[in-house]
RNA sequence: CGGGGCGUAGCUCAGCCUGGCUAGAGCGCUACGUUCGGGACGUAGAGGUCGCACGUUCAAAUCGUGUCGCCCCGACCA
Numbered sequence: 001c002g003g004g005g006c007g008u009a010g011c012u013c014a015g016c017c018u019g020g021c022u023a024g025a026g027c028g029c030u031a032c033g034u035u036c037g038g039g040a041c042g043u044a045g046a047g048g049u050c051g052c053a054c055g056u057u058c059a060a061a062u063c064g065u066g067u068c069g070c071c072c073c074g075a076c077c078a
Stems, first nucleotide, its partner, number of pairs: 001074007010027004020058001029045006051067005
């Protein structure tokens, strides 16, 4: 330098292809209940600029362009 993949809650991920209501799951966290307590289970709840910017559209996590970060492959140099 070229090509490809990934980026969504604190963590691991789904959803994206084929745009559509308030953006989800598990674990974790908080409160309460059961228990002497721990653990475990149950109920409720908090937590998100969907990497960033721009564009298309009535409407974008989803489509397009650019860009940033990480990973892989190749080329180049040595």
Overview:
Transfer RNA from a Planctomycetaceae bacterium, 78 nucleotides, folded computationally. Taxonomically the source falls in Planctomycetaceae (Bacteria, Pseudomonadati, Planctomycetota, Planctomycetia). It matches the Rfam family "tRNA". It was read from a public genome assembly.